The prediction has a mean pLDDT of 83.
A computed fold for a 474-nucleotide part of an RNA from a metagenome, annotated as small-subunit ribosomal RNA, 3' major domain.
Context: one part of a larger RNA
RNA sequence: UGACGGGGGCCCGCACAAGCGGCGGAGCAUGUUGCUUAAUUCGAUCAACGCGAAGAACCUUACCUGGGUUUGACAUGUAGGGAAAAGCCAUAGAGAUAUGGUGUCCUUCGGGGCCCUACACAGGUGGUGCAUGGCUGUCGUCAGCUCGUGUCGUGAGAUGUUUGGUUAAGUCCAGCAACGAGCGCAACCCUUAUUCUAUGUUGCCAGCGGAUAAUGCCGGGGACUCGUAGAAAACUGCCGGGGUCAACUCGGAGGAAGGUGGGGACGAGGUCAAGUCAUCAUGCCCCUUAUGCCCAGGGCUGCAAACAUGCUACAAUGGCAGGUACAACGGGCUGCUAUACCGUGAGGUUGAGCGAAUCCCACAAAGCCUGUCUCAGUUCGGAUUGGAGUCUGCAACUCGACUCCAUGAAGCUGGAGUCGCUAGUAAUCCCGGAUCAGCAACGCCGGGGUGAAUACGUUCCCGGGCCUUGUACA
Numbered sequence: 001u002g003a004c005g006g007g008g009g010c011c012c013g014c015a016c017a018a019g020c021g022g023c024g025g026a027g028c029a030u031g032u033u034g035c036u037u038a039a040u041u042c043g044a045u046c047a048a049c050g051c052g053a054a055g056a057a058c059c060u061u062a063c064c065u066g067g068g069u070u071u072g073a074c075a076u077g078u079a080g081g082g083a084a085a086a087g088c089c090a091u092a093g094a095g096a097u098a099u100g101g102u103g104u105c106c107u108u109c110g111g112g113g114c115c116c117u118a119c120a121c122a123g124g125u126g127g128u129g130c131a132u133g134g135c136u137g138u139c140g141u142c143a144g145c146u147c148g149u150g151u152c153g154u155g156a157g158a159u160g161u162u163u164g165g166u167u168a169a170g171u172c173c174a175g176c177a178a179c180g181a182g183c184g185c186a187a188c189c190c191u192u193a194u195u196c197u198a199u200g201u202u203g204c205c206a207g208c209g210g211a212u213a214a215u216g217c218c219g220g221g222g223a224c225u226c227g228u229a230g231a232a233a234a235c236u237g238c239c240g241g242g243g244u245c246a247a248c249u250c251g252g253a254g255g256a257a258g259g260u261g262g263g264g265a266c267g268a269g270g271u272c273a274a275g276u277c278a279u280c281a282u283g284c285c286c287c288u289u290a291u292g293c294c295c296a297g298g299g300c301u302g303c304a305a306a307c308a309u310g311c312u313a314c315a316a317u318g319g320c321a322g323g324u325a326c327a328a329c330g331g332g333c334u335g336c337u338a339u340a341c342c343g344u345g346a347g348g349u350u351g352a353g354c355g356a357a358u359c360c361c362a363c364a365a366a367g368c369c370u371g372u373c374u375c376a377g378u379u380c381g382g383a384u385u386g387g388a389g390u391c392u393g394c395a396a397c398u399c400g401a402c403u404c405c406a407u408g409a410a411g412c413u414g415g416a417g418u419c420g421c422u423a424g425u426a427a428u429c430c431c432g433g434a435u436c437a438g439c440a441a442c443g444c445c446g447g448g449g450u451g452a453a454u455a456c457g458u459u460c461c462c463g464g465g466c467c468u469u470g471u472a473c474a
Stems, first nucleotide, its partner, number of pairs: 001474002003471003007468007015458002019421005026312008034303002042052002063298007072121001076120007087102006105112002123287002126285003132281002134276003137272001139270001144183006150159003163174003189264004194232007204221002208219003235258001238252005314414001318373007330361003335354002340349003380411001385406007427450007
């Protein structure tokens, strides 16, 4: 100087408390361990476990079995040689491939492109993340981490950065052997909330006119909504109390918004030899007729058990049936698909419109109004299984999703324990998108609808910051 203390003081955080809803019990989905296996590819302690994977039937694919191949699936160069190569057809084969037939390029005539042989070499998702770059996690969006000059100390170092207030903040103020400065904090960026100005198509329709069964449908209009682009607005600016005539804090006015308005992006110096050699790059080591490459089939989906994260429930604030209302974000040409018809349905046939503020996906659902069920393993719950189908795709056996009929399991609110959340939040309800032929999505990322309760307080649990103290630790 640090680190540590079941030392002290001060302070903060959904850390506790106060509340609301879960998890832990059931069924299923997904991930992991374990077991099994020819293989069930690999990685991942808090900070792995709906994670890499924004989508494993083939492909992917790295794994296994079997069949092949050796200048190679891919790149460059040298030397020699060739007339084709690709494609198409036939045969053998599981296919890779092999054989036969067909076919015959451009040129500035140097050659190029292609093929064969030989040699340099290629190739490796093989090892080492404890050789590395890059990227990332974590403490932690915590308020810290440092430097120059000066001063003090023999020195390591100290001071500044401590102290008194204050803040979300090393934020600011006052004081002080310090005076300044840098990286962080904050602000500048995006979004959301208000108004104004400009502009009106594909958007809108108040007033005027026309038309219709109806509809901004038409003429027209720019008021309104909205879109686009600029501007304004919030700064403790104003008033009052407190405070050191300070920083600041409490209350109020005005205001769409008030004290960082809400949300996001943004992560100092460092810690963990943290993670990643399987995104990529890369040193060294290793393989080189194989640890490379091609192919078929299988596996990654295996199931006594355990864990993690979710979904659906156990019902009446509910289930079912009928009627009826209101969104936002998005996506669309190998696409979204209206309409009409067929089918109980998944879907099929048809094919208008739209490269989209125009057309389509697209009926939002919870909600509201009626009816029914009457507390039961039920008109709750939907697992499982049988049968029949639809769609995608060379192909749904291993191993897809969905539909219909039948079947109707466990489950009556869950032990010890444990998690999330402080407001348009929790809870609850639907919608969209990426990946994608299809889909195991109940995941993830977004969008809107409805919309709470509680916080006395900081004694205690956990984590963190500052000062101080002890130490046989570094």
Its Rfam family is "Bacterial small subunit ribosomal RNA". Rfam links the family to the GO terms ribosome and structural constituent of ribosome.